A computed fold for a 475-nucleotide part of an RNA from Humulus lupulus, annotated as small-subunit ribosomal RNA, 3' major domain. The prediction has a mean pLDDT of 82. It matches the Rfam family "Bacterial small subunit ribosomal RNA".
[in-house]
Context: one part of a larger RNA
């Protein structure tokens, strides 16, 4: 140091107690496998698999077959010609190749020069080619676990030990106490951000009162409230009682918006896994150089007997359809968001007020409430699949986008062994918004709010971890 189906102490949604899932169905996405001209590449227990990819029709794109180029798409240096830009024609899928036309700028010592274009010869460019087991940087993981070390001293022949162990305590090597140790560093905590309360200040586009109206964002006035921004106070076991060793602390209480780390985030020690990444980037070495570089149009990355992973929608009455009514937060917008009115069953089209936004628009929140129908059925559940007709974006929608309408109406009646998340404004459930983005395969990801539970006896057991001790192994 590792390890034990050794021992002691302790912790964690680790078990237990609950709650909702996955595993069965259909579909979406990713992966394996198979297929293929190509299905580009990498990631593979936890810690790969809705992950790189915050968006593959072309582009992206790295792959394939084909058409082309060879100082090259890009950089620097040399020589020659010519300003560059522009327009037209032929050929071609395009890249490109060929031909014609018009026409000159800037600086200037009138020699020329600068930029751009074309041609030539070389130095060299270029490589998403290999090696992540040559590397930097970045990242995952154990793990936000409480550990990891150092100086001096002391002990030991030395390796090393001590300190860091013991008694308590803590979320914590947190603190107290004892002690051949005394101190210190990196982690812990605090410091940082957001939320929760008061107060000061500032009031426009926000707020309030009046006026006014079909309705107002209108008018006038105000700074008390709401809110927004900036500052400040506040929480520290500070106070009281019990307990404890007169300690650290712990239990209960008061006051308080908040109580013992208030809640959440950011923050990740020494190290482990030759963990991941040479395809973000950088980079050693090796390799290619009329090709492993570069351009183009087409195809592929979207295949499909099957297997796995993550999700969405369901199997219905705590529900489904229809009509009416109510309440958010946080975002985004000028190549943009687009009101209103009209047309259309609808997707959408026409018109184009307003808004560079506390002003205007996206925007309708949905679960919820009220009322009608359905009455337990493969149904007025469920929506896959397929047909037809349309709309939108875009040179382009066949391979291969999304949306709408009508028709169609599959599996599915709660899911074996097994397995996952979650301790409170959490789970569950309900919608809104954003990035990427012409469009979108988003059911993803990342935010935001609405409604809002149950349970925790306990640590015996499963898993992971920390400290001490003991057996064993060790060049």
């Nucleotide at each position: 140091u590792a390890u034990g189906g050794g021992g002691g102490c302790c912790c964690g949604c680790a078990c237990a107690a609950g709650c909702g899932g996955u595993g069965g169905a259909g579909c979406a996405u990713g992966u394996g496998g198979u297929u293929u001209a190509a299905u580009u590449c990498g990631a593979u227990g936890c810690a790969a698999a809705g992950a790189g990819a915050a968006g593959a029709a072309c582009c992206u794109u790295a792959c394939c077959a084909g058409g082309g180029c060879u100082u090259g798409a890009c950089a620097u240096g040399c020589c020659g010609c010519a300003a560059a830009u522009c327009c037209u024609c032929u050929u071609g899928a395009a890249a490109g190749a060929g031909a014609g036309g018009g026409g000159u700028g800037c600086c200037u010592u009138c020699a020329g020069g600068a930029a751009c274009g074309c041609g030539g010869a070389c130095a060299u460019a270029g490589g998403u080619g290999g090696u992540g087991c040559a590397u930097g940087g970045c990242u995952g993981u154990c793990g936000u676990c409480a550990g990891c070390u150092c100086g001096u001293g002391c002990c030991g022949u030395a390796a090393g030990g001590u300190g860091u162990u013991g008694g308590g305590u803590u979320a914590a090597g947190u603190c107290c106490u004892g002690c051949a140790a005394c101190g210190a560093g990196c982690a812990c905590a605090a410091u940082c951000c957001u939320c929760g309360u008061g107060u000061u200040u500032a009031g426009u586009u926000g707020c309030c009162a009046c006026u006014g109206u079909u309705g107002a964002g209108u008018u006038u006035g105000g700074a008390a409230c709401c809110c927004u921004g900036a500052g400040u106070a506040g929480a520290c076991u500070g106070c009281c009682g019990g307990u404890g060793a007169u300690a650290a602390g712990u239990c209960g209480g008061a006051g308080g918006a908040a109580g013992g780390u208030g809640a959440g985030g950011a923050u990740g020690a020494c190290g482990u896994c030759a963990a991941g990444u040479c395809a973000u980037c950088a980079u050693g070495c090796c390799c290619c150089u009329u090709a492993u570089g570069c351009c183009c149009a087409g195809g592929g990355c979207g295949a499909c007997a099957c297997a796995c992973a993550u999700g969405c929608u369901a199997c219905a009455a705590u529900g489904g359809c229809c009509g009416g009514g109510a309440c958010a937060a946080a975002g985004g917008g000028u190549u943009g968001c687009g009101a209103u009115c009209c047309c259309g069953u609808g997707a959408g089209g026409g018109u184009g007020c307003g808004c560079u936004a506390a002003g205007u628009c996206c925007a309708a929140a949905a679960a919820c409430c009220c009322g009608u129908c359905c009455u337990c059925a493969g149904u007025u559940c469920g929506a896959a699949u397929u047909g037809u007709a349309g709309g939108c974006u875009a040179c382009a929608a066949c391979u291969c986008a999304c949306c709408u309408a009508c028709a169609u109406g599959a599996a599915g009646u709660c899911g074996g062994a097994a397995u996952c998340a979650c301790u409170a404004g959490u789970a569950a459930u309900c919608g809104c918004c954003g990035g990427u983005c012409a469009g979108c395969c988003a059911u993803a990801c990342a935010u935001c709010g609405g409604u809002g539970a149950a349970u925790a006896c306990a640590u015996u057991c499963c898993c992971g971890g920390g400290c001490c001790u003991u057996g064993u192994a060790u060049a």